[in-house]
Molecule: transfer RNA
Organism: Trichonephila clavata
RNA sequence: GUCUCUGUAGCGCAAUGAAUAGCCCGUUGGAAUUCUAAUCCGAAGGUCGUGGGUUCGAAUCCCACCAAGGAUG
Numbered sequence: 001g002u003c004u005c006u007g008u009a010g011c012g013c014a015a016u017g018a019a020u021a022g023c024c025c026g027u028u029g030g031a032a033u034u035c036u037a038a039u040c041c042g043a044a045g046g047u048c049g050u051g052g053g054u055u056c057g058a059a060u061c062c063c064a065c066c067a068a069g070g071a072u073g
Base pairs, nucleotide, nucleotide: 001072002071003070004069006067007066010025012023013022027043028042029041030040031039049065050064051063052062053061
């Protein structure tokens, strides 16, 4: 240089072009308990890597770029 794959919450991951973008763990408030753990009920936390395009509508499709991994020379 070329090809390929990935990028979504603090971590790890889902989401058929249309639902308030969800799940687990973690964090946090409360209940319960003599206390702790476990358990139960809540809450917060997101520029869907960046920019542009297509579309009535894009996390999703297309293009470019950025970043990490892999293959090849």